RNAcentral holds the sequence, with entries from Rfam, Ribocentre and ZWD. This is a predicted structure of a 76-nucleotide RNA (nadA riboswitch). Its mean pLDDT, the model's own confidence on a scale to 100, is 80. It matches the Rfam family "nadA riboswitch". For this family Rfam cites "Structure and ligand binding of the ADP-binding domain of the NAD(+) riboswitch" (Huang et al., RNA, 2020). By type it is a small RNA.
RNA sequence: GGCUUCAACAUCCCCGCAGGCUGGGCGCUGAAUCGGGACUGAUUCCCCCGACGACGUGCAGUGAGCCUGCUGUGCC
Numbered sequence: 001g002g003c004u005u006c007a008a009c010a011u012c013c014c015c016g017c018a019g020g021c022u023g024g025g026c027g028c029u030g031a032a033u034c035g036g037g038a039c040u041g042a043u044u045c046c047c048c049c050g051a052c053g054a055c056g057u058g059c060a061g062u063g064a065g066c067c068u069g070c071u072g073u074g075c076c
Stems, first nucleotide, its partner, number of pairs: 001076003006072002013063001014061001016070007023062001025059004033051005
């Protein structure tokens, strides 16, 4: 210098470090939609409760995948 070697170190096992991408989890916000209630002579709107939840945003051992660099290790 090269490699499609691997991770000993770890308070069971797995997990070397940092950054990034895709996807997932849990929150916050909450468009739109839907259901119920209340109001009313009645309907729509407004109001209350709930369901679902776009966009945005935060958190984290994200036990999912991948990329780049680095540490150690093995091989050449």